[in-house]
Molecule: c-di-GMP-I riboswitch aptamer
Organism: Desulfatirhabdium butyrativorans
RNA sequence: CAGUGAAAAAGCCGAACCCGCCGUGAGGCGGGGACGGAAAGCUCCGGGUCUCGGGAAAGACAGCCGGGCUGCCUAU
Numbered sequence: 001c002a003g004u005g006a007a008a009a010a011g012c013c014g015a016a017c018c019c020g021c022c023g024u025g026a027g028g029c030g031g032g033g034a035c036g037g038a039a040a041g042c043u044c045c046g047g048g049u050c051u052c053g054g055g056a057a058a059g060a061c062a063g064c065c066g067g068g069c070u071g072c073c074u075a076u
Base pairs, nucleotide, nucleotide: 002076005073012037013036017032018031019030020029021028022027035063041069042068043067045066046065047064048061049060050059051058
């Protein structure tokens, strides 16, 4: 440098649930908690799901899938 995520180690993140706050809501933030994750880091670009709305619009989800950017360790 290539390559795989098989095995392992270090560190990282933190589902459900509970508490507090914010939001009409989907949900978000903080604390506790650990089901899991090799991008569960970032990005709504494509699809999808969801909320609000009479509709047009507006919004939520990156821990639903794909794409893009970045990154730890590593058999070989």